[in-house]
């Protein structure tokens, strides 16, 4: 410089031919227990990396650019 792949909750990830963004694990309440932890039940918790197009409608397509990971270059 080239080529792919990412980039969604506090963490690890899903979400497929565009249709109201979930799941574990964490907090954080509760059930139980003399009493912790382990279990169980249920709660919060999202400007889906930023900017623009295109749609009635975009995590999804398209352009930019931002960072990260891996691969090629005589």
């Nucleotide at each position: 410089g080239c080529u792919g792949g990412g980039a969604u909750a506090g963490c690890u990830c899903a979400a497929u031919u565009g249709g109201u963004a979930g799941a574990g694990c964490a907090a954080c309440g509760g059930u139980a227990u003399c009493g912790u932890a382990a279990a169980c039940c249920g709660u919060c918790g999202g400007u889906u990396c930023c900017g623009a197009g295109u749609u009635c409608g975009a995590u999804u397509c398209u352009c930019g650019g931002u960072c990260c990971c891996a691969g090629c270059u005589c």